Model confidence (mean pLDDT): 89 of 100. The part of an RNA shown here (small-subunit ribosomal RNA, central domain) has 348 nucleotides and comes from an uncultured prokaryote.
Context: one part of a larger RNA
RNA sequence: CUGGGCGUAAAGGGCGCGUAGGCGGACGAUCAAGUCAGGGGUGAAAGGCCUGGGCUCAACCUGGGAAUUGCCUUUGAAACUGAUUGUCUAGAGUCCGGAAGAGGAUGGCGGAAUUCCCAGUGUAGAGGUGAAAUUCGUAGAUAUUGGGAAGAACACCGGUGGCGAAGGCGGCCAUCUGGUCCGGAACUGACGCUAAGGCGCGAAAGCGUGGGGAGCAAACAGGAUUAGAUACCCUGGUAGUCCACGCCGUAAACUAUGAGUGCUAGACGUCGGGUGGCUUGCCACGCGGUGUCGCCGCUAACGCAUUAAGCACUCCGCCUGGGGAGUACGGCCGCAAGGUUAAAACUC
Numbered sequence: 001c002u003g004g005g006c007g008u009a010a011a012g013g014g015c016g017c018g019u020a021g022g023c024g025g026a027c028g029a030u031c032a033a034g035u036c037a038g039g040g041g042u043g044a045a046a047g048g049c050c051u052g053g054g055c056u057c058a059a060c061c062u063g064g065g066a067a068u069u070g071c072c073u074u075u076g077a078a079a080c081u082g083a084u085u086g087u088c089u090a091g092a093g094u095c096c097g098g099a100a101g102a103g104g105a106u107g108g109c110g111g112a113a114u115u116c117c118c119a120g121u122g123u124a125g126a127g128g129u130g131a132a133a134u135u136c137g138u139a140g141a142u143a144u145u146g147g148g149a150a151g152a153a154c155a156c157c158g159g160u161g162g163c164g165a166a167g168g169c170g171g172c173c174a175u176c177u178g179g180u181c182c183g184g185a186a187c188u189g190a191c192g193c194u195a196a197g198g199c200g201c202g203a204a205a206g207c208g209u210g211g212g213g214a215g216c217a218a219a220c221a222g223g224a225u226u227a228g229a230u231a232c233c234c235u236g237g238u239a240g241u242c243c244a245c246g247c248c249g250u251a252a253a254c255u256a257u258g259a260g261u262g263c264u265a266g267a268c269g270u271c272g273g274g275u276g277g278c279u280u281g282c283c284a285c286g287c288g289g290u291g292u293c294g295c296c297g298c299u300a301a302c303g304c305a306u307u308a309a310g311c312a313c314u315c316c317g318c319c320u321g322g323g324g325a326g327u328a329c330g331g332c333c334g335c336a337a338g339g340u341u342a343a344a345a346c347u348c
Stems, first nucleotide, its partner, number of pairs: 003320004007302002012316001014201004021194003025088007033081002035077008049065006091191001092188003095184005103177007110154001114150008125136002162169002206247006215241002220236004258315006266293007274285005297304002321348003330341004
């Protein structure tokens, strides 16, 4: 550079915002850069190709032609792309009226449970297991009643329910705040799509400083089990889990399915708006989500199937036999742990 690909065979970036770039709606006008047509110049010779000729043939030598797909210049064309300009409203956005929601942040409040402390009742066990033991208990445990303290998480509602770009979000109230949907069609007039770099967000674990610490619980200790048992089971138990601030930047970050737009049978659920009908709690229609099934089509099959893995277009990311290896070296980032970018020898 090119081909074929990326749900499960290698392959969709964890997610967003957005720069450059690439791509881009309808109707006119102008230009003529791309594009197309004609002319001119150049594109050395040799070689190669076609066709003749000369060595008795051939190799070899030699004449002519075509070709040299290119570049420059000139004269034109104006459909398409582009540029400039004018207009438009179907894309996009604004506005107005409604609506739902665990979307985010901060502060406050609540009850159940657990553990601990104090006091009462009460007595010999409790706990735990497959069975036990370690463990706790006559210095009064377990159980039960009353009081108090603390931290963490929010039963029921709860739902292939909802919201968010993803990670994710669930008691209640208040304040601040983001997005979305429906209806109207008043306004702008292509303002759009994608997105290399870049910037931001990003579960858990982990790290730094300072708090906090009820329960749970890596490590660790003990008891069992076992041939052994550095495990599974049991009794304890420290980091951690929680909060504030700052790092880390990974994941089966999964729908293992990038984003956008248009088109292509249906059926049945469910969530949020709207319209209409009536028998006022149901039916029909249409929009936006979220599911199940199912044609055409696609697929190696499984399966996907208007939420496509179908039919097309635009842009980005990525793959190119297994191992070596997501490793080494170097760069960048990080306090570290490590992350990211990313080979080769060798081997099958």